[in-house]
Predicted 3D model of an 80-nucleotide RNA (c-di-GMP-I riboswitch aptamer) from Methylotetracoccus oryzae. Its Rfam family is "c-di-GMP-I riboswitch aptamer". Rfam links the family to the GO term cyclic-di-GMP binding. NCBI's taxonomy places the organism under Bacteria, Pseudomonadati, Pseudomonadota, Methylococcaceae, Methylotetracoccus.
RNA sequence: GUGGAGAAUAGCCAAACCUAUCGAAAGGUAGGAACGGAAAGCCACGGGUCCUGGCGACCCAGGACAGCCGAGCUACCGAC
Numbered sequence: 001g002u003g004g005a006g007a008a009u010a011g012c013c014a015a016a017c018c019u020a021u022c023g024a025a026a027g028g029u030a031g032g033a034a035c036g037g038a039a040a041g042c043c044a045c046g047g048g049u050c051c052u053g054g055c056g057a058c059c060c061a062g063g064a065c066a067g068c069c070g071a072g073c074u075a076c077c078g079a080c
Base pairs, nucleotide, nucleotide: 003080006077012037013036017032018031019030020029021028022027035067041073042072045070046069047068048065049064050063051062052061053060054059
């Protein structure tokens, strides 16, 4: 230097819920809180789920979810 096990080490992120706020909604943001996470970092490309509308279905359009899965990019420590 390369590969690399994983909660050993140093650290990191932050579910539900509560408060405030944005949004028609899904959901987002900030603070508290910790269920969990070895990519729970980024990304809406594919699938999936959710919201709204077209209209009752097939279907279509717009929006959301990265802590649903896959793909892509990047990264700390380092048993071996």